[in-house]
């Protein structure tokens, strides 16, 4: 330096919010900060990555507020009062 694996943390999973001893995926770079200075360490930020549904005769059409489960909110339909 590269590869594989583990742990921790952060982020993502086609329309909102909260929760989860859950599932899958991504994780590098740069800058700022505390300190006399450097390294290391602590904290923070930005960018990157994951992510951005399906069908189609390309005219157009289809499902869903979940990755999954529960609840809330919004929308639509039906029934009752």
């Nucleotide at each position: 330096g590269c590869c594989c694996g583990g742990c921790a943390g952060g982020g993502a999973g086609a329309u909102g919010g909260c929760a989860u001893g859950c599932c899958u995926c991504c994780c590098g770079u740069u800058c700022c900060u505390g300190g006399c200075a450097c390294c290391a360490c602590u904290g923070g930020a930005a960018c990157a990555a994951a992510c951005c549904a399906c069908c189609u005769u390309c005219g157009g059409g289809u499902u869903g507020a979940u990755g999954a489960u529960g609840c809330c909110u919004g929308c639509a339909c039906c029934a009752c009062c």